[in-house]
Context: one part of a larger RNA
RNA sequence: GAUUAACGCUGGCGGUGUGCCUAAUACAUGCAAGUCGAGCGAUCUAAAUUAAUACUUUGGAGAGCGGCGAACGGGUGAGUAACACGUUGGUAACUCGCCUCGAAGUGGGGAAUACCUCCGCGAAAGCGGAGUUAAUACCGCAUAAUAAUGGGGGGUCGAAAGACAUUCCCAUUUAAAGUCGCAAGACGCUUCGAGAGAGGCCUGCGGCCCAUCAGCUUGUUGGUGAGGUAAUAGCUUACCAAGGCUACGACGGGUAGAUGGUGUGAGAGCACGACCAUCCACAGUGGGACUGAGACACGGCCCACACUCCUACGGGAGGCAGCAGUAGGGAAUUUUCCGCAAUGGGCGAAAGCCUGACGGAGCAACACCGCGUGAGGGAUGACGGUUCUCGGAUCGUAAACCUCUUUUCUGAGAGAACAAUAUGAGUGUAUCUCAGGAAUCAGCCCCGGCUAACUACGUGCCAGCAGCCGCGGUAAUACGUAGGGGGCAAGCGUUAUCC
Repeated sequence: GAUUAACGCUGGCGGUGUGCCUAAUACAUGCAAGUCGAGCGAUCUAAAUUAAUACUUUGGAGAGCGGCGAACGGGUGAGUAACACGUUGGUAACUCGCCUCGAAGUGGGGAAUACCUCCGCGAAAGCGGAGUUAAUACCGCAUAAUAAUGGGGGGUCGAAAGACAUUCCCAUUUAAAGUCGCAAGACGCUUCGAGAGAGGCCUGCGGCCCAUCAGCUUGUUGGUGAGGUAAUAGCUUACCAAGGCUACGACGGGUAGAUGGUGUGAGAGCACGACCAUCCACAGUGGGACUGAGACACGGCCCACACUCCUACGGGAGGCAGCAGUAGGGAAUUUUCCGCAAUGGGCGAAAGCCUGACGGAGCAACACCGCGUGAGGGAUGACGGUUCUCGGAUCGUAAACCUCUUUUCUGAGAGAACAAUAUGAGUGUAUCUCAGGAAUCAGCCCCGGCUAACUACGUGCCAGCAGCCGCGGUAAUACGUAGGGGGCAAGCGUUAUCC
C1' cells in the first nucleotide's frame, strides 16, 4: 500500500459498487419455462339466430394430440496438472435447428391413436381392457437432381491419400403439409447450393510443488481385417509384430478450475484469480442411455446407493451449487420485497403470454468517492479545570457576546429524463423554488526510542504495558487516572493475509 474481511469503541447524509472465503452440509414454503386455437378433433360455457336446450355463427375456458422452446438464460468450483485453459495453426477427417441469399418442388392415397364413453384394479401414485374420432402426428405410392451410393472416362492441383470445376456417361436410391385470407397474398412444408453464426476433432508452444516418487506401460506402441462416429483415431474388437514413454523428469504423490486480469513494486518480479467478461467442469453419490439440429440433459427418463417424507405395509414421492428463506457450521456475509416500464430471451401472423435473466427498491460505514457538524468579529485574556517557584502559566478567540450564512435539517409548493403513437416498477424519485432557525450531527487511537506528541497524582517487580528494544522493586514523560498535546476523522484502532 492492498482486502468479498472480522472484532472493539463510535456513528449525520448522499452517490457508486460489493455482500457464505466455512458444510459441493441438509432443506419447510412460494416462485424461477413456457407458449401456439392462424396445426387438430371433441367437451364445457356466454351471446346471436331459432319454435327449439337441433344445427350454424361469434367470443371465452381448461385438459389431450401436435409444433417450437425447454441443450439458452441462472448457480457453483467438488473434480480436473488435462489439448482443461491461453495462444498458433490444421480439418484434403467433420456437423448444424432457428436466420439470410439463391434454385427447384409441394401430386395422389392409407391405417391408427390420445382426448372422450363404458368396464375393471389400486390406500395412493397411477395402471389395464373394450369402443369411437382428428391433424402440419404416423405410413405406403408417384415425381425428382447440381443430393446420396456404386461403376467408368477426361482436365487442373497435390508427394500421395485425395480435392476442385454447375466436368461427362451409366445404374440404383431418396421428398413434401397444410393453415389463414373473398382474393391478391402471407405464414409454413420438402430437396439442393451458398452465407452468417455456433460447435466437434487434431496440433506447435506456454503456465504449480516433491527425486525422501526412478523406472513406467499389455489396448500398452504399431500394422491388417471388421465394427463404430457427423468426422480422424486402439475409439472398439480379432489376428500379427514387440513395441512406446523416461534425468529435456516418465510413473507416483501433494495441491489447484484456466484465462482476460487484480494487488504490490521504479522495474524485473512476487502473490492472488471476489465482483465483471471468455472458456471448462459439475447438478444428492455412482452408472446408463432415450429424445433431439444440439444433452448423455440443474428444475427430463432408467438403475444402484445414502438420506428425507407418505403409506391401508402391497407400494409410492423427493433432490435450492436458480431467487428469497430455514437449520447447521462459522470470527463472518442481506428481503420468504416490487415490476416486466426498460434491455434481452422463449413461443405466437399478431394482440399477447411467460421470464427470481434483468430493471429496481430494502438491509449492512463492508469498500471507494463527495458533503456536513458553521463563517467573520470578539480580551475584563471571564467563570471553571490543570499546574505552579504562588508572581504566574495553560486550556484560550476557545466560550459568552455581536454580525452573517443555510450546505444539511424540518415544513410547504413545483416537478423531470429513462418511452417510439401508447405503456413507468422505481416514484411524487432526482431536481428546483419558498419559509423557519446555528439550528439536528464527533469520535477513535496514540504521546520512552523507532514515531508526530509531557506534566501532575495514584501504584511500588504489585497491578499492569508490550510490534521490537524493553518499562514497573517510592519522585515511572513506558502501568492506571486527570489536564494538556499529537495523528486520523464518520470513522478510528486491533487481528488475519499478500506485496
Small-subunit ribosomal RNA, 5' domain from an uncultured soil bacterium, 499 nucleotides, folded computationally. Its Rfam family is "Bacterial small subunit ribosomal RNA". The coordinates come from a structure-prediction model, not an experiment, and the mean pLDDT is 84.